[in-house]
RNA sequence: GGCGAGCGGCGGACGGGUGAGUAAUGCGUAGGGAUCUAUCCUAAAGCGGGGGACAACUCGGGGAAACUCGAGCUAAUACCGCGUAAUCUCUAAGGAGUAAACCUGGCGACGGGGCUUUAGGGGGAACCUACGUUAGAUUAGCUAGUUGGUAGGGUAAAGGCCUACCAAGGCGACGAUCUAUAGCUGGUUUGAGAGGACGAUCAGCCACACUGGGACUGAGACACGGCCCAGACUCCUACGGGAGGCAGCAGUGGGGAAUCUUGGACAAUGGGGGCAACCCUGAUCCAGCGAUGCCGCGUGUGUGAAGAAGGCCUUCGGGUUGUAAAGCACUUUUAGUUGGGAAGAAGGUACAUUUUAGAUGUGCUUGACGGUACCGACAGAAACAGCACCGGCUAACUCUGUGCCAGCAGCCGCGGUAAUACAGAGGGUGCGAGCGUUAAUCGGAUUGACUGGGCGUAAAGGGCGCGUAGGCGGACUAUUAAGUUAGAUGUAAAAGGCUCGGGCUUAACCUGAGUAGGUCAUCUAAUACUGAUAGACUAGAGUACAGUAGAGGGGAGUGGAAUUUCCGGUGUAGCGGUGAAAUGCGUAGAGAUCGGAAGGAACAUCAGUGGCGAAGGCGGCUCUCUGGACUGUAACUGACGCUGAAGCGCGAAAGCGUGGGGAGCGAACAGGAUUAGAUACCCUGGUAGUCCACGCUGUAAACGAUGAAUACUAGCUGCUUAGUUGCGACGACAACUAAGUAGCGUAGCAAACGCGAUAAGUAUUCCGCCUGGGGAUUACGGCCGCAAGGCUAAAACUCAAAGGAAUUGACGGGGGCCCGCACAAGCGGUGGAGCAUGUGGUUUAAUUCGAUGCAACGCGAAGAACCUUACCUACACUUGACCGAUAGUGAAGGUUUAAGAGAUUAAACUGUGUCCGAAAGGAAACAUUAUUACAGGUGCUGCAUGGCUGUCGUCAGCUCGUGUCGUGAGAUGUUGGGUUAAGUCCCGUAACGAGCGCAACCCCUAUAUUUAGUUGCCAGCACAUUAUGGUGGGCACUCUAAUUAGACUGCCGGUGAUAAACCGGAGGAAGGUGGGGACGACGUCAAGUCAUCAUGGCCUUUAUGUGUAGGGCUACACACGUGCUACAAUGGGCAGUACAACGGGAAGCGAGCCCGCGAGGGUAAGCGGAACCUUAUAAGCUGUUCGUAGUCCGGAUUGAAGUCUGCAACUCGACUUCAUGAAGUUGGAAUCGCUAGUAAUCGCGGAUCAGAAUGCCGCGGUGAAUACGUUCCCGGGCCUUGUACACACCGCCCGUCACACCAUGGGAGUGAGUGGUACCAGAAGUAGAUAGAUUAACCUUCGGGAAGUCGUUUACCACGGUAUGAUUCAUGACUGGGGUGAAGUCGUAACAAGGUA
Repeated sequence: GGCGAGCGGCGGACGGGUGAGUAAUGCGUAGGGAUCUAUCCUAAAGCGGGGGACAACUCGGGGAAACUCGAGCUAAUACCGCGUAAUCUCUAAGGAGUAAACCUGGCGACGGGGCUUUAGGGGGAACCUACGUUAGAUUAGCUAGUUGGUAGGGUAAAGGCCUACCAAGGCGACGAUCUAUAGCUGGUUUGAGAGGACGAUCAGCCACACUGGGACUGAGACACGGCCCAGACUCCUACGGGAGGCAGCAGUGGGGAAUCUUGGACAAUGGGGGCAACCCUGAUCCAGCGAUGCCGCGUGUGUGAAGAAGGCCUUCGGGUUGUAAAGCACUUUUAGUUGGGAAGAAGGUACAUUUUAGAUGUGCUUGACGGUACCGACAGAAACAGCACCGGCUAACUCUGUGCCAGCAGCCGCGGUAAUACAGAGGGUGCGAGCGUUAAUCGGAUUGACUGGGCGUAAAGGGCGCGUAGGCGGACUAUUAAGUUAGAUGUAAAAGGCUCGGGCUUAACCUGAGUAGGUCAUCUAAUACUGAUAGACUAGAGUACAGUAGAGGGGAGUGGAAUUUCCGGUGUAGCGGUGAAAUGCGUAGAGAUCGGAAGGAACAUCAGUGGCGAAGGCGGCUCUCUGGACUGUAACUGACGCUGAAGCGCGAAAGCGUGGGGAGCGAACAGGAUUAGAUACCCUGGUAGUCCACGCUGUAAACGAUGAAUACUAGCUGCUUAGUUGCGACGACAACUAAGUAGCGUAGCAAACGCGAUAAGUAUUCCGCCUGGGGAUUACGGCCGCAAGGCUAAAACUCAAAGGAAUUGACGGGGGCCCGCACAAGCGGUGGAGCAUGUGGUUUAAUUCGAUGCAACGCGAAGAACCUUACCUACACUUGACCGAUAGUGAAGGUUUAAGAGAUUAAACUGUGUCCGAAAGGAAACAUUAUUACAGGUGCUGCAUGGCUGUCGUCAGCUCGUGUCGUGAGAUGUUGGGUUAAGUCCCGUAACGAGCGCAACCCCUAUAUUUAGUUGCCAGCACAUUAUGGUGGGCACUCUAAUUAGACUGCCGGUGAUAAACCGGAGGAAGGUGGGGACGACGUCAAGUCAUCAUGGCCUUUAUGUGUAGGGCUACACACGUGCUACAAUGGGCAGUACAACGGGAAGCGAGCCCGCGAGGGUAAGCGGAACCUUAUAAGCUGUUCGUAGUCCGGAUUGAAGUCUGCAACUCGACUUCAUGAAGUUGGAAUCGCUAGUAAUCGCGGAUCAGAAUGCCGCGGUGAAUACGUUCCCGGGCCUUGUACACACCGCCCGUCACACCAUGGGAGUGAGUGGUACCAGAAGUAGAUAGAUUAACCUUCGGGAAGUCGUUUACCACGGUAUGAUUCAUGACUGGGGUGAAGUCGUAACAAGGUA
């Protein structure tokens, strides 16, 4: 000198972590006085002289260990006396008490450090006060050292801080106590602000350190890395006993949606120790990890159209991706390689200079980050883009797939075969090293409204009054200065924010300066207003006096009418009741009527948007007690006022208790009806109750759905009550005042409706109440009640609405007006029969498909034997039956044979055409072969469509422009008064005009003119014939078919508004649209049709296409629709006889003649037609027969024989003849058509068509009845009203029950937590007591004493235990209601007069 242990000193109370507890022992702001303070600074004084120990160490012992015991030696700045001392402390003011330590620079008189005492400072700490500081009243009373005093103790210090005694206080609606939650602040975030939410990082304070208790040491702790005890847990153990505390830094496990490295350094900043060097420091500085956030940068730049390829879309033309890429020319940040390379360093140390400290100079030396930031060089576009979204909000669109599936979704909502909403793709939009989702906060949200909301009907005025606290309060003067205003001073830490600068290349970030910030404190000033005090006033309020009206209230008495019952008389068969009835009453005498009696309840008329009362409410009359209001006078008081939590009282009806009463009415109940049922509506009875007395209940749509008070703000008109004034005229007069009560209305308000001096206007004051719907006028708890129940009053869960007012429609078992073969008045039918035809159903291999209330059903179909034909069976074909292109061959075509059911297949023969031509050849049409695009589909979707059609409905409506009104939807026009067939026209009119509809224009028909007369016609003339316009002739007539005329309410009269128009009349062929047709507004029904046609999409492609044969569409127990024929005499049969019109005709109509009973056949003239044919009409008329019957009605069915068409009549045609001769004797409920040339009846023609109508479309002949009228049925139009409907009444919608799920209440209890009270218990510790044990310093008379230590004990007390009641959470058999759910069951309560408002 170093290392290590020990003694000693200082520090381990700082720094670092966390937020469990704490609603105040906390925090924030501002103050206060009764305090302490190590180290540090300043100053003063001092540091004298002694003593006894104990570690370490040595020896010995115990223990597994931790550790420990005994004996002995020893030092100090460790410990202890003595001396000295006040400017220190105590004091009774005389006095008394009290300290220290030395070390070091070689030595030293010198220096450095240290120690003791005192004073001051600085910083720190403790205590006290005021104000502020979350939610709950379903927490309203709390408190016994509690509140205060006296004395004592205790503390650094005030104090019930503690003890004894005394007093009975203290806190609380300005929220005590209790419960729940929470660290507080500077600040952060959001917001225009006021506010709201939060309290990470950074900073200040507090609390905590495994859980609970405790003290020790110390300047400071009741102490994170100290001690003791108790408890839980972990570890070690030799089982005796010990050890531990990451809410320090890293790290591990666990939990979790989720949060990092067991890094480097003390280089800097700071802390501790040290004189210093230096040591320690997971404080700190750095690095690592994480796109967690903020900021900056990059992933290239310029050029580049053939607008490449590819992708996607497409209207197939193109578009888009897209100057994007490629290509060409550049740049090099960043990354990479390589070279250089900081600042952050101040200090420290050695030497020198200097006056010590210090300062200066020179040398050496200190960097974790880090070879980092930064600077340069090199090469090269090289290494670097994603995420979300594209229906609206919200920037951004198409295709494909899927088919209420899969899925999306913040809200609305997408998806059921054309999805911009799902999934994928292309494209686009937004942001970009990020983007999107989730969670959270504020905003928007004036949606808790202080700024800045509301309450008639949307949520919301207490049922009404009295009144406490509180809030607010008339006018004047003075004082004061609490509120208020201003200034000053202090403070509001720093950081943050703001402004201006500075530093990193910029920014984020860092940094400097300034500024801002308080409901803060103190002082000063001001005094208008508010407050306070004092005085004075009369306008508010009250009193007095004189009057007035009134169903205001209480009590007592009293009256008549009526109902009912009883008694008596008269009297006889019904009464009563209803939509109709019945139950009920009545011959034992009802009902009716007359007289009498009893009893209860209510008070007709007057009676009135009249009166009174606070509201509820109050109604015969009289008396009595009593409250309030109003008018007038202006005498008195002098702000005495307004409002009103809590509280108190009143409070309809029903209900409850006790006792009465009980006529009528009448819940419950009984019976009768009604009805599907009828626990209802209607009827007959009828108990509680209704009435009275006393008590309770305390609610109502207790409503004006409108709190009370005061003031102000146009008018007009009634009513009630009181009063005043005016007059030539005194009135049922006029004007005015006050209180009340009604109707309109201005401004204003209001979402609108509406309110409007009685406000819902304009303002003020006070109270109550609201904050989406349901759950919920609920649960739990509390209070009240005899009970019924009332008051107060949530949550879970669930929905995206619920609601108000108004608008347009639609609807109504609402109203008014009007129309229509709608009813009624008539005529004839259908429904019964047979047949025809269509449909359903059934059947079938198929019975193809469609149409389905009116508005499908003799419909598509104006015509299914094959064909048609789409269906079925079988057989065939596959670029195809059909269209286009190319190439080859051949004209096309025709005839024949064979197989086959045929399609088809296999052969043979025949035929050489037309056009151009340069004479080679080519072309057209057609056939065939091959190839390629593709053809084809009566397959699906009429709910993807076009077109066409039906229907309301030939109903009179539907709209627009401009204007006006309304916030608006919308209204007006278009409504109203008349009128019409009509929104037709007129008048009125905030409307004025217009359009589509109506009407007219068009066609047919009724009359006439003109023109034209053949095929039509024939008056007159003539001819001819048995007869006939047959002929000459004519065009007059009929007619034909073109053109005109005519009819317009034009004329007259009446009615009416003098209008429009209506009624009547004239004339006229026709009269008020002459008759008929065509013509169908805006729209409705997702009406009908993909099978007329067209067409998107889907499906099919040797078949869902095409061809062929046969079958089917024609089936048949049955049901329905539409028709035909009948049932007969107004008829049937027979015989005779008369009169049409519209049409059609060439693969046609077909005369005449002949044949046939007939259908028809044969032959055949004429006619493409005012010419010929169809063509004959029928009913009718005349005559005759039948005689009321299943017939001389009726004709089905069946048999036989035929005819015609057609390739073919079996399935499956029509017709003829003969024979047969069914049902049917006028049709139940119900239902259809028709108003005039109509119904009814009679025949004729046509389309389709080879043939096949009882259907359909047309034509003419004969030819009626009835309509009072609009009550009712149906449909429609206009106006109005209600509405909870808007898919629009075939609407909406309620409750039980059943099922599933969800949350919740009760529940015998069970489990867990929390805090309270009483008691037991009492570790460690502190304090007190104690002489059982024991002891170095001091004193000593040497005995001992003083003072301790150990032990024991007392008090306090943690853990723990017992008992008890409280409270919270979880759970619980069972149970209550609630919510939600797909098409469940039963009824139909509500919305319309909702069918009983």
Model confidence (mean pLDDT): 84 of 100. Small-subunit ribosomal RNA from an uncultured bacterium, 1397 nucleotides, folded computationally. It matches the Rfam family "Bacterial small subunit ribosomal RNA". Rfam links the family to the GO terms ribosome and structural constituent of ribosome. RNAcentral holds the sequence, with entries from Greengenes.